[in-house]
RNA sequence: GCUCCCAUAGUUCAACGGAUAGAACAAGGGUUUCCUAAACUCUAGAUCUGGGUUCGAUUCCCGGUGGGAGUA
Numbered sequence: 001g002c003u004c005c006c007a008u009a010g011u012u013c014a015a016c017g018g019a020u021a022g023a024a025c026a027a028g029g030g031u032u033u034c035c036u037a038a039a040c041u042c043u044a045g046a047u048c049u050g051g052g053u054u055c056g057a058u059u060c061c062c063g064g065u066g067g068g069a070g071u072a
Stems, first nucleotide, its partner, number of pairs: 001071007010025004018055001027043005048064005
């Protein structure tokens, strides 16, 4: 250089083109406890970026950025 794959919450992962984008762990509040841990309960938090297609895009198409694999 060329080909292919990936990018969603602090982390690990979900989500037929149509749901309020969901779960676990982590974080914060509360209950309980002499205190801590555990347990229970509540809360906040995310679609890499710019366009396009579509009534509707996390999802499809094109460009960019970052990461990974293959190839002489």
The RNA shown here (transfer RNA) has 72 nucleotides and comes from Haloferula sp. Its Rfam family is "tRNA". Rfam links the family to the GO term triplet codon-amino acid adaptor activity. Taxonomically the source falls in Haloferula (Bacteria, Pseudomonadati, Verrucomicrobiia, Verrucomicrobiaceae).